[in-house]
Context: one part of a larger RNA
């Protein structure tokens, strides 16, 4: 110097992102007497805090056994004197810090085996969509198997995430359901025209011209569902929820007016927030001082209702402040024991 412990005067978190780490609390499934705030009335709750515990002595009483009745034994609740001690759970070992405000998640549960335990998954609940049974859906090339030896109070899938209060408006765009007139269309059907060529005739000296009879081949009328276009509905479907100006008898501001676009212009509620850029936003409380923290405000860069909104008892190794206690975290070092490094031998 490290490691592992044990000790410290005063002060006691000044230390630090941060009480991290270490002190402290507490007592044998210990006893009494008492315990608020809010609360889903169940908790909270072992709240918080107050005393108590040991030996001999006498004394009251109550249970049990046991008697004919008692004694005796066994065993509990008190009252009173006294001992002796620094201390009476009298060892070791194991063995709860409390309190106050807030966030987030209701709660018990799962997680990243070996750097993340959580506010993330799940969870009851709540919703919306398919699914009539040879069921949707899954697995499989099939057979066939789950789903279920269930049947809609069933069963699968999405989202949301306990109960309370509540979920506003928009169907233009995208999806999703229903509709069938109209336009649009595949294969197919092949009206009709085209060009190439083999064969037979018939004119023609010939080139070639035509007539019928076959291959090959192009382009195409015409018929032709579904879908798509088209016309409604649907948001606890995927999303969306505006600007510019004037105006009130001090100023200010703007119930009110116009006025452009929009499918519709963010309601209730919350708000500097886990979401606030300026920003250390203003105020008020907290501290001697606080970029915290908590309660208002609202001018919300860029909150907002089942990608849920809000509030909240319980509960949490969750995160965020605060005070008690308490302590070598610190001022500020130092001792000391154990095992190492090192240096000598």
């Nucleotide at each position: 110097a490290g490691u592992a412990g044990u000790u410290u005067a005063a002060g006691g978190a000044a230390u630090u992102c941060g009480g991290c780490a270490a002190a402290a609390u507490a007592g044998c499934u210990g006893g009494g007497c008492g315990u608020a705030a809010c609360u889903u009335u169940g908790g909270g709750a072992g709240a918080u805090g107050c005393c108590c515990u040991u030996c001999u002595c006498u004394u009251u009483u109550g249970g049990g056994u046991g008697u004919u009745a008692a004694a005796g034994c066994c065993u509990g609740a008190g009252a009173g004197a006294g001992g002796c001690a620094c201390a009476g759970c009298a060892a070791a070992a194991g063995a709860c810090g409390u309190a106050a405000g807030g966030u987030u998640g209701a709660c018990u549960g799962u997680u990243u085996a070996c750097c993340a335990a959580a506010a993330a998954c799940a969870c009851a609940g709540g919703u919306c969509c398919g699914u009539g049974c040879a069921a949707a859906c899954c697995c499989g090339c099939a057979a066939g198997g789950g789903g279920a030896a269930g049947u809609a109070u069933a069963c699968g899938g999405g989202c949301u995430g306990a109960a309370a209060c509540c979920u506003g408006c928009c169907c233009g765009g995208u999806g999703c359901u229903g509709g069938a007139a109209g336009g649009u269309u595949a294969a197919u059907u092949g009206c009709g025209a085209g060009a190439g060529u083999g064969c037979u005739g018939a004119c023609g000296c010939a080139a070639g011209u035509u007539a019928g009879u076959g291959c090959u081949u192009u382009c195409a009328a015409u018929c032709g569902a579904a879908g798509c276009c088209c016309c409604a509905g649907u948001g606890a479907a995927c999303g969306g929820c505006a600007g510019c100006a004037g105006u009130a008898a001090c100023u200010a501001u703007a119930a009110c007016u116009g006025u452009u676009c929009u499918a519709a212009g963010g309601u209730a509620g919350c708000g500097a927030a886990g979401u606030u850029c300026c920003u250390u936003g203003u105020c008020a409380c907290u501290u001697a001082a606080u970029u915290g923290g908590u309660g208002a405000c609202g001018u919300g860069c860029a909150u907002g209702a089942a990608u849920g909104g809000c509030a909240c008892a319980a509960c949490a190794a969750g995160c965020c402040u605060u005070a008690c206690a308490c302590u070598g975290u610190c001022u500020u070092g130092a001792a000391c024991u154990a095992c190492u490094a090192c240096u000598c031998g």
A computed fold for a 345-nucleotide part of an RNA from Candidatus Pacebacteria bacterium UBA1364, annotated as large-subunit ribosomal RNA, domain IV. Its mean pLDDT, the model's own confidence on a scale to 100, is 81. Rfam family: Bacterial large subunit ribosomal RNA. The organism belongs to Minisyncoccota, within Bacteria.